[in-house]
RNA sequence: AAAGUAGGCGAAGUGGUCGCAAGGCGAAAGUCUUGAGGAAAGUCCGGACACUAAAAGGCAGGGUGCUGGGUAACACCCAGAAGGAGCAAUCCUAUGGAAAGUGGCACAGAAAAUACACAGCCGAUGAAAGCUUAAGGCUUACAGGCAAAGGUGAAAAGGGGAGGUAAGAGCUCCCCAGCUAAAGAGUGAUCUUUAGGCUCGCUAAACCCCACCCGGUGCAAGUCCAAAAAGAAGAGAUAGGCUCGCCUGGCCUCUUCUUCGGGUAGGACGCAAGAGAUGAUUGGUAACAACCAUCCUUAGAUAGAUGACCACAUAAACAGAAUCCGGCUUAUCGCCUACUUUUUCU
Numbered sequence: 001a002a003a004g005u006a007g008g009c010g011a012a013g014u015g016g017u018c019g020c021a022a023g024g025c026g027a028a029a030g031u032c033u034u035g036a037g038g039a040a041a042g043u044c045c046g047g048a049c050a051c052u053a054a055a056a057g058g059c060a061g062g063g064u065g066c067u068g069g070g071u072a073a074c075a076c077c078c079a080g081a082a083g084g085a086g087c088a089a090u091c092c093u094a095u096g097g098a099a100a101g102u103g104g105c106a107c108a109g110a111a112a113a114u115a116c117a118c119a120g121c122c123g124a125u126g127a128a129a130g131c132u133u134a135a136g137g138c139u140u141a142c143a144g145g146c147a148a149a150g151g152u153g154a155a156a157a158g159g160g161g162a163g164g165u166a167a168g169a170g171c172u173c174c175c176c177a178g179c180u181a182a183a184g185a186g187u188g189a190u191c192u193u194u195a196g197g198c199u200c201g202c203u204a205a206a207c208c209c210c211a212c213c214c215g216g217u218g219c220a221a222g223u224c225c226a227a228a229a230a231g232a233a234g235a236g237a238u239a240g241g242c243u244c245g246c247c248u249g250g251c252c253u254c255u256u257c258u259u260c261g262g263g264u265a266g267g268a269c270g271c272a273a274g275a276g277a278u279g280a281u282u283g284g285u286a287a288c289a290a291c292c293a294u295c296c297u298u299a300g301a302u303a304g305a306u307g308a309c310c311a312c313a314u315a316a317a318c319a320g321a322a323u324c325c326g327g328c329u330u331a332u333c334g335c336c337u338a339c340u341u342u343u344u345c346u
Stems, first nucleotide, its partner, number of pairs: 001342010013312006020035006037318001041329002044327005049218004056248004061214005066080005081095001082093004096209002101207002103203003118150001120146003125143002128140005158176006177199001179196007222269004231260005240252003276295004281290003
C1' cells in the first nucleotide's frame, strides 16, 4: 500500500423570529420543561398486561430438535462438540431416530437393497466331442464356480497394497475408514487407546417414531360514567349456551337461537416509573448476575403534535411512535478499533 475478517460509536446542521402538542405554575395574561428511531420498518418469535366455567383430564392440532450455561421467556444470546468452507483471521448447520413401519431413488444399467449377472473370467471337480502324443498336451463347449477387473449411474455388497486361488473373493496379512466392546478423560455432546468378527446403501425441510413444550382471544383487549330506546313473531327444558375443534366432566339458565323493527356511536381510564437507564465494585472464559449510587414534569396523539421564514455552514443516507418490553430479519450514510494474507522499503 492492497485485499479481506470480526466488532464499536454517531445519526449531520447552527443561530434568530413566529407557530404546533403534552405537562407544571398562575385568577388571567402569560411563563417554564419536554417533544419520533437504530432500525420507529417486517409482523417472524417470546412475553408483560386484560378478559374468559372450567386456565380439569384426554384426543386432534401446532412448535422445537448436538451438549452445557444465560434469560421473565424464546426458534434468541454465550461457550463448547461433530461435520463442512477458506492459505488464514473467521464463517456455516438439511446436527434426535433408517434394525418399529410405509414410501421414494427419474433416465441409464443385468440389477437400486432378500437388489436372481448384460458383457465377461475360470472350467480345478463332474462330464462330451475333436486334434496330437513316448508320457502328456491343445481346442471347443455343457453342468458348475466368480462378483475382482469392464460398462451404466449421484450412488452398485468398505478403500489401497501384497499373498493366495482353476479364476476370484477379508480367503489371509499390512495400512486406513466404519461397526461393536472394554479402559481412561470430560457435567455433557464427544474424544483417545486397545481388542474383535470383517462390513445388509441414500433419503425423515417425505409420511412416521421418540423426547420436551404449548388453553383461547387480544388495547378495535378491557374497566367505569353519562345519555337514549320499543318492541313483535316463531323454535325450545330429553332443549340451549359456556373465548379454535371433538370427547369426558363441570357450571349457568325462561336463559338462548332465528326473522322483522327501533335507539345509542359521547366522555374518562387503560396511557407510560419500567423484567427501566447510566456508572463503579465483586463473581464468571463469556452471555450475564449480585450489591451500591445517581436519574426519570425523558412523546402519549385519536382524522391523529415537530412546520414556515431569514442568515451562515455542509458530503449525508435509510427513514415518522399509536398498549408496552426482550430478540431476530431487512434497508442505509460516515468514522474508529483489533486481527489475517500478499507485496515493497528500512